The RNA shown here (small-subunit ribosomal RNA) has 1529 nucleotides and comes from an uncultured bacterium. The sequence is in RNAcentral, with records from ENA and SILVA. The prediction has a mean pLDDT of 85. Its Rfam family is "Bacterial small subunit ribosomal RNA".
RNA sequence: AGAGUUUGAUUCUGGCUCAGGAUAAACGCUGGCGGCGUGCUUUACCAAUGCGAGUCGCACGGACUCCUUCUUCGGGGGGAGUGAGUGGCGUACGGGUGCGUAACACGUGGGUGACCUGCCUCCGCGCGGGGGAUACCCACCCGAAAGGGUGGCUAAUACCGCAUGACGUGCUCUUCCGUGGGGGAGUACCAAAGCCUGCUUCGUAAGGAGUGGGCACGUGGAGAGGGGCCCGCGGCCUAUCAGCUGGUCGGUGGGGUAACGGCCUACCGAGGCGACGACGGGUAGCCGGUCUGAGAGGACGAACGGCCACAGUGGAACUGGGAAUGGUCCACAGCCCUACGGGGUUUAGCAUGGAGGAAUCUUGCGCAACGGUCGGGAGACCGGCGCAGCAACGCCGCGUGGGGGACGAAGGCUCUCGGGUCGUAAACCCCUGUUGCUCGGGAAGAAGUACCCGUGGGGAGAUCCUGCGGGGAAGACGGUACCGGGCGAGGAAGCACCGGCUAACUACGUGCCAGCAGCCGCGGUGAUACGUAGGGUGCAAGCGUUAUCCGGAUUUAUUGGGCGUAAAGGGCGCGCAGGCGGCCGGCAGCAGUGGCGCGUGGAAUCUCCUCGCUCAACGGGGAGGGGUCGCGCCAGACGGGCUGGCUUGAGGCGAGCAGGGGACCACAGAACGGGCGGAGUAGGGGUGAAAUCCGUAGAGACCGUCCGGAAUACCAAUAGCGAAGGCAGUGGUCUGGGCUUGUCCUGACGCUCGGGCGCGAAAGCGUGGGGAGCGAACGGAAUUAGAUACUCCGGUAGUCCACGCCCUAAACGAUGUGCACUCGGUGUAGGGGGUAUCGACCCCCCCUGCGCCCCAGCUAACGCGGUAAGUGCACCGCCUGGGGACUACGGCCGCAAGGCUAAAACUCAAAGGAAUUGACGGGGACCCGCACAAGCAGCGGAGCGUGUGGAUUAAUUCGAUGCAACGCGAAGAACCUUACCCAGGCUUGACAUGCUACUGGUAGGGACCCGAAAGGGAACCGACCCGCGAGGGAGGUAGCACCGGUGCUGCAUGGCUGUCGUCAGCUCGUGCCGUGAGGUGUUGGGUUAAGUCCCGCAACGAGCGCAACCCCCGUCCCUAGUUGCUGUUUCUAGGGAGACUGCCGGGUGAACCCCGGAGGAAGGUGGGGAUGACGUCAAGUCUGCAUGGCCCUUACGUCUGGGGCUUCACACACGCUACAAUCGCCGGGACAGCGGGAUGCCACACCGCGAGGUGGAGCUAACCCCCCAAAGCCGGCGUCAGUACGGAUUGGAGGCUGCAACUCGCCUCCAUGAAGUCGGAGUUGCUAGUAACCGCGCGUCAGCAUAGUGCGGUGAAUGCGUUCCCGGGUCUUGUACACGCCGCCCGUCACACCACGAAAGUUGGCAAGACUCGAAUACGGUGGGCCAACCUGCGCAAGCAGGAGGCAGCCGUCGAGAGUCGGGUCGAUGAUUGGGGUGAAGUCGUAACAAGGUAGCCGUAGGGGAACCUGCGGCUGGAUCACCUCCUU
Repeated sequence: AGAGUUUGAUUCUGGCUCAGGAUAAACGCUGGCGGCGUGCUUUACCAAUGCGAGUCGCACGGACUCCUUCUUCGGGGGGAGUGAGUGGCGUACGGGUGCGUAACACGUGGGUGACCUGCCUCCGCGCGGGGGAUACCCACCCGAAAGGGUGGCUAAUACCGCAUGACGUGCUCUUCCGUGGGGGAGUACCAAAGCCUGCUUCGUAAGGAGUGGGCACGUGGAGAGGGGCCCGCGGCCUAUCAGCUGGUCGGUGGGGUAACGGCCUACCGAGGCGACGACGGGUAGCCGGUCUGAGAGGACGAACGGCCACAGUGGAACUGGGAAUGGUCCACAGCCCUACGGGGUUUAGCAUGGAGGAAUCUUGCGCAACGGUCGGGAGACCGGCGCAGCAACGCCGCGUGGGGGACGAAGGCUCUCGGGUCGUAAACCCCUGUUGCUCGGGAAGAAGUACCCGUGGGGAGAUCCUGCGGGGAAGACGGUACCGGGCGAGGAAGCACCGGCUAACUACGUGCCAGCAGCCGCGGUGAUACGUAGGGUGCAAGCGUUAUCCGGAUUUAUUGGGCGUAAAGGGCGCGCAGGCGGCCGGCAGCAGUGGCGCGUGGAAUCUCCUCGCUCAACGGGGAGGGGUCGCGCCAGACGGGCUGGCUUGAGGCGAGCAGGGGACCACAGAACGGGCGGAGUAGGGGUGAAAUCCGUAGAGACCGUCCGGAAUACCAAUAGCGAAGGCAGUGGUCUGGGCUUGUCCUGACGCUCGGGCGCGAAAGCGUGGGGAGCGAACGGAAUUAGAUACUCCGGUAGUCCACGCCCUAAACGAUGUGCACUCGGUGUAGGGGGUAUCGACCCCCCCUGCGCCCCAGCUAACGCGGUAAGUGCACCGCCUGGGGACUACGGCCGCAAGGCUAAAACUCAAAGGAAUUGACGGGGACCCGCACAAGCAGCGGAGCGUGUGGAUUAAUUCGAUGCAACGCGAAGAACCUUACCCAGGCUUGACAUGCUACUGGUAGGGACCCGAAAGGGAACCGACCCGCGAGGGAGGUAGCACCGGUGCUGCAUGGCUGUCGUCAGCUCGUGCCGUGAGGUGUUGGGUUAAGUCCCGCAACGAGCGCAACCCCCGUCCCUAGUUGCUGUUUCUAGGGAGACUGCCGGGUGAACCCCGGAGGAAGGUGGGGAUGACGUCAAGUCUGCAUGGCCCUUACGUCUGGGGCUUCACACACGCUACAAUCGCCGGGACAGCGGGAUGCCACACCGCGAGGUGGAGCUAACCCCCCAAAGCCGGCGUCAGUACGGAUUGGAGGCUGCAACUCGCCUCCAUGAAGUCGGAGUUGCUAGUAACCGCGCGUCAGCAUAGUGCGGUGAAUGCGUUCCCGGGUCUUGUACACGCCGCCCGUCACACCACGAAAGUUGGCAAGACUCGAAUACGGUGGGCCAACCUGCGCAAGCAGGAGGCAGCCGUCGAGAGUCGGGUCGAUGAUUGGGGUGAAGUCGUAACAAGGUAGCCGUAGGGGAACCUGCGGCUGGAUCACCUCCUU
C1' cells in the first nucleotide's frame, strides 16, 4: 500500500466482498509449565444457608462466673471475664448495580454580597449550682409467635430549669462597601458533663479537700477537607413530532430552607419558549479513557479512577453535621411462618442455589500487610482488602531436546515402472538437563510497628508533650519463591488451510448426487474447489469458526466527493429571515483574529527517559502531551462596529429604437360544414385491396345565395418577444419588460434566498354558454390464428368562450441564479459611432441578443469551449448501489381525479454512463452469384426402383437428421458379409507375446460314432532340426500373465471429411492516434473475376489467401515409333512454340482500366480440372484406422445352423419408365469415344425363338476379344384410340451364377395387360458443345445397377435488367444482442414459498386528562380526653388545683395509589383482501430493444384477458429519404 467481482473486450461510475487490528467473548478440535491480569454483556429474574458494622466498663446502673483480699462469719473491698440494657461515636464511609435519567445528570470553566460542615488542626473564653424521670431489674397480665401492657425500684457524659455570658444570634442606629460582605454602638436572647490519673493533705477506713496532667464537654474565631445551590459552553436519533405553556412568565406580600429562587401560597399583570428546532417520540448513566485510524474522525464507556442515579415497586417523614442497600412508617407485588387472631422478609455486599442464556468461578484462608470504625490504650471488628482455588478467557515468557548419522533402511504415497517423495527424518552413536519427578536447604524478601531499654529537647515538674539510638513477639499466602543433589530424552503438539484473491498439489472415491462456499464461484466420469490419503503452506499451547467495532471506504468527502448523458438543478419568478458583500479615509478596540504571561486541564492511562522482578508481560520514579476553558497585558493588518467621503456596482432621468410580450374590444378574407334555389345523371366515397357509408325519394361534380363555429395559408427565417409555461390575420384602447445613447441625478441603495407568495402546456373537474371541423369512449366495415389495435365509415365527452378549481410533463439546454476573468473566425436581429459623400450601399469600430466552427483548458468518454461543461467568488436546491418505490402508513392540499412530503421488511451482485470490436435489422449506399428475371428440360400427380421416417417384429444391427441426413457410410445384405435375433457349442480362447511345468506313441494324419453344423469322442498310422550325449529348438498339453470386444464416450482425442466458399478475404512488424478496448495500414476516388491494379492518404512494408507455376483439351513445330500408317497424313508419346491488352482506334485530367478493331487455331483468366486463407458450425466419423478413460472376462469374447437387415395401413426424398404421332412397331442400312480382359475377355462355328449352351481360335493385349454403338437416315404400318401408347401386375415355361436362389438374385420366352391422357400449392437443374435427347464403358462383383463414375453422338432456347426472393462482399447507421435475432425481453393468469400493507374486530403496553375514593407523613384547626421537670396558688408534708407546653384522638389540606370514563400513541393478532419479491424446462399473447415491423418516451384522460391501445399537448434520449440552411475539405 491494495485486491476480487458488471463487459466479448475497454474505460468511468457504483455497490458488494477480502487481506489488518481489536474483544469482559462464545463454539469446535487439541492441550506441558509459569508470571501478571480478567471472569453473568442475558432476567434491576427469584432466592435456602452462612458471613458482610460494630465498638467503648476510661459515660452509667447492674446480673452471672472466676480469682484475690479483709472479716465481727452477717458480710465488705479489689481484680478479670461474659451477656443484656441506658448512654456516646459509627452505621450517610467502605462494597454493589446501571433501572431510571437527554437533565445543570455529566465534562469543562466560572459564581455564591444566597449557604452548611461531625470527627481533624490552630487561636480565645468557659465548664457554677440544682431538679425530675427512665431502660435494665422485680411482680402481675395479654399473645402461638413477633411482641406488648400495667404497677414498682434505680444510675449516668441520658433529660430539664436556673446562674454566668460574648468577638455568637435577632432587632434598632451607624460607617466602609459590589446584593444578605467587613467594622462600630445600643438592646434582647442562648452554654456546658464528666471520666481516668500524679502529688499534697484530712480521715482507721470508706471517703473528703487542695493542686496538677490527659481525655471528654460548652461557646466563639480561623483553617483544612467535604458538600449544597447558580451560570457560560460542550457531547444521541427523529420534522412522517410544528407549534408548546396555567405556577405557565413576571411583580408584590407572606411562608419555607443551611441557602437563592414559583420552591410553596394569596393577590395583580399577560406573559414565557420555538425553524440557531420549542413541545412530543425513541434510545442512553456521563467522564478520565478504551479500540481503531497517517490524521481528521468513527465506535465503545467491562475491568481501574471521578461524578450521578438506584436498593422488590411507589410514597413519606424521623434522627442527624450529613440520609438512608444489611433504619422507620404506609400502600402494592412475590415468598415464608402461623394456634388464622397476626407476624416476618427483599444478596444490584461475599460465597452459593434455581431460572434465563452461546456464555461467566469457591457456600476457601486471613486480618500478616494496606485502608476503615470504635477505644486513652491493649485491642476488637471489617466477604473493603490481602491471598489461595477454578477457567488457555487475555497478554507475556519457557519447554516438548542438541550434535553426528545414507544403505538415502523398512513402510506410506506417487509413478512415464527408470524413478520421485516423506527424508537426516528414523534407527544407531555421542551429549545436555530448561521443565518434570524425587531428596535436601530455604523464617532470605514482603517488616514500617506494638512493646521494652537507653538517651536528648520543651516544661517548675511528672506516669505530660516531642525527638534520637538499640533490642524487638506476631505471616493467611507457605515449606511458597529461590538455591543445591539425584534420576533421566526419559512425561509434554496440535489446529487451520493448499481454484483466484492468498503462502501451499498430487492420487483415489463421488458424478449438478453427496457436498463446499467470505466474494467470484466449484460438483452433470479424468474435480489442485466435494470426501479421504500422501505431500505441502501457515500459526503454534494453541489453531480455527461465529459475533461485534474501527480500518481499508475519498462509500457522507472539514481535511477529502459530486449533480449535461452514470444517482443528483427545484417547472418559473418575486421576496422576508439567514448567508455573503465595491473604492478612499478617521475613531474605538469587540463573543472575531494574532502574540506574551498567569491559572486550570486530578490520579491512572498514552509517549519519551530511567529503574525493579533472570527477560517480557507487569510494576516504581521523572518528564512530555492533552481544552472551542478562564484571567491579565499587548497589537490594530484583516473581518465586524461607529463615522466622513467617492462613483465604477445598483437605481433613476432625458432622447430614441425593435418586437407573434400581456389584457380587452371591433373587423376581414380563404377554407370547411350546413340550409335554400338552379342545372344535371349514376355513381360517389374510401383502401394495399375492399367493405361498412352516401346516392334514382336525384347524391357526388358545377353555379348562386344565406347561416355557423374554429383557426389565421403565403410573409416565415437554428428570425423576434417573454422569467418559465408560452406568444402569429387586421385595427384600436390599456399595460409589462428589454436595447442604444447622453459632460444629467441618487450614492452601495447590492447578490442569493430556507419558510412564504404569485405564475404555471396538455389532459381533467364545477357552473353557464357554444359546437363548423377534429375526435378518447362507443357502433360498424376490414385485416388477422385472434385484433378489445394499427386502416376505413360514423361518432359522444372534449377541443372554443366566461368565471372558479387542478398544479402535473422528456415543465429539457435533461446544464440553478448573480458577478468577474480567459485565443480567434463566421453568420444573423436591434441600436449607435467613424472616414467619405448631395445621399445611400460597401468598409472599419462599439454595445445588446440569437446561432455555427474552433485554441487553451476541462471531461470517463461523448463532447463543452466568452450563451463554458474553462478559471474563480457568493448563495440556494439536490445525490449517496439496483429492485421493492414517482410505493405503504401518517400529515398537508384538492369537489374529484389526484398532488406534495416520503419509509421499511424482503431481495439481488449487480444496476448503470460513454466508447470499442463484432453480429444482427421487415436501416441505408455500392457490388457480385443460374439469386431473381428471360428461357429449356424436369420434380410435385401415375406405376415401379432405391433411401428415409413411422409402424411392426424374436430381430427388422448401427450410424447420417435444414441447407451441409434421406440411390448417404454401402464401388453392389441369398450363406458369408453381419455388427441384430433364436438355438447349439468353446473357455489362455478364432488371433499376439512372455514365463513356469510336463510332453515320443508327442506333433501331424485319421477310418468310424453322436450331431443341423460347430463341436465332442475315437481304433489305427506316426514324425522333424541342432547336439557324441545330457539337453535345446520347433510343436503340443496344463497353468499364470494376458488375448479379445463393430461394448460406451466424436462433448476426452489424432487423422480425415463436409459447410460457409473459389467467397475475397484474414493477419503481422515498425510507426502514428487513443487513458484504454482498439484504430490506422485494409478506409477514400476509380477499376477488376479477385485486398486485381492505379491514384490519394500517418503510414511504410510484409505474410497466408487471389492470380501464376501443375494436368487435360484446342493450333503449329521438332523428335521417336510398334501392334498404327505406308497416298501428303491420321494416330501414339516425349519435347517445344504460341496469347502478353503486345499493336491500332476510341473513352477518362492522369494512371490503372474499359470498349471496338487487326492479325491469329485461339483474345482479354481461351475451355475444363487439380488447388479450399484466418476461421465458423463442441458440424460428421470411437462401425475405416489410430487412441485416453470407463465397462465385459465360461462373456458385451469366439464358433456354428437358421432367421433378420428384403417386414408394410402410411409419409417424405432421389430416380427410372411413361402417359404417346417431333411417337411406337417392323424392315433395311451408317457413324464413336473412354475403358476392361488369364481362376479373365471370348472371335468363329453349331444347337436353341431367346436367355443361353456346346465346341473352340486368338489375346499376358494400339496386335486378340468385350464391340452390333444408339438416337439419326431410308422404306413401310399404326391416325388420336387407354390405342399396335404404356408396361406394372400375375400365370406358365425356361436359362445362368452359386454348397444353396423358399423367405430373397438376375435374365429369356409365351400369356396377362394395371395406373397413367403431362400432373395443386410449391419446387430443381442449366448461360454452349452447355441444357435436353441418345447410347457405350468401367469400378464393386460368383451372381445381382433405374445407382455411382467416366465416354462419346445429336445438339438448342434465353439473358430487358438488378425492383423483388435466396446467399455473399465492402462502407455506413441504430442496438437493451455478444450462447451474438433460432438473440433479448414485457405483462396478465396458474402453482409454491417469503416479507409487507389494508381489514369487521380482538388483545396488550406506554404517557397524559376528567371525576370518585384515598394509606402513611407533614402542616393547619380542635369541644372533650391524657401528661414528671418550668411558672402561679394552696398545703407542715405527701400532694392538689390552675397556667405555659406537650401527647393521643378527631376534622381539614396535600397525597402514593385504587376505581370509573372518554380519548391519544405504540405494538401483537385477525376471516378476508391488496399489491410486491423469489422460484424449474407451466399458460396466453409480443409491448420494448433494428424504422422492433403503428418510432419510442413523458404528463393526463378513457378503454381493454394481458403486455397495452386510443385521444390531447410535449420531448428526441427517433431510423430513413427528400428539400432547405449552415459548416469543413